[in-house]
RNA sequence: UUCCGAAAAGGGCAAACUUACUGAAAGAUAAGUACGCAAAGCCACGGGCCUAAGGUCAAUAUGGCUAUGGCAGCCGGGCCGCCGAG
Repeated sequence: UUCCGAAAAGGGCAAACUUACUGAAAGAUAAGUACGCAAAGCCACGGGCCUAAGGUCAAUAUGGCUAUGGCAGCCGGGCCGCCGAG
């Protein structure tokens, strides 16, 4: 340095749910909490998924399509990083 994740230490993050707040929604943020996580740190680049305000098509019940909105705790990829048996 790379692969790897045994044991241990210092620790770190925080799902669902609840409340508040924001947003058209999905979702985000804050607090509580602890399902889990060795990158559950960062980046929407490829795929995937969610939503559909606006737009558009149809035609009046509303429905279909669409990301310029999101998800990094779906999978790849990029960048950076703690500890160390092997």
This is a predicted structure of an 86-nucleotide RNA (c-di-GMP-I riboswitch aptamer) from Tuberibacillus calidus DSM 17572. Model confidence (mean pLDDT): 88 of 100.